[in-house]
RNA sequence: CCUCUGGAGAGAUCGUCGAUAGCUUUUCUUGAAGCUAGUACACGGCGCCGAAGGCGAAAGUGUUUAAGUGAUUAAUUUACUUAGACGCGAAACGCUCAGGCAAAAGGACAGAGG
Numbered sequence: 001c002c003u004c005u006g007g008a009g010a011g012a013u014c015g016u017c018g019a020u021a022g023c024u025u026u027u028c029u030u031g032a033a034g035c036u037a038g039u040a041c042a043c044g045g046c047g048c049c050g051a052a053g054g055c056g057a058a059a060g061u062g063u064u065u066a067a068g069u070g071a072u073u074a075a076u077u078u079a080c081u082u083a084g085a086c087g088c089g090a091a092a093c094g095c096u097c098a099g100g101c102a103a104a105a106g107g108a109c110a111g112a113g114g
């Protein structure tokens, strides 16, 4: 990396549009008007979930600046402590951008095989 299997959570929420269907009226015909219902998608409202992805940082640690202490030196060099600045730093923790909130799809992760 590939295949198979398992795999949670949260409104089948409200509204608009809407293939289409039904009914009524009208029309020589083709059609037209009105009403009702209305899937997917899309858009908007309120409420939620966290396990695609993304983001955050703890202990610790690196560099550097200042002050102090110790050791040491011809000059100095070095170690430690405190404070600041800039970094590194995990998750199933947190955020909720993205994604998701019947089924399907997706799904961190796990098992088996290659």
Stems, first nucleotide, its partner, number of pairs: 001114006011046001013045004020037007047101003053097001054095003060088012
This is a predicted structure of a 114-nucleotide RNA (Glycine riboswitch aptamer) from Shewanella eurypsychrophilus. Model confidence (mean pLDDT): 81 of 100. The RNAcentral record of the sequence draws on MGnify. It matches the Rfam family "Glycine riboswitch aptamer". About the family: This family represents the bacterial glycine riboswitch.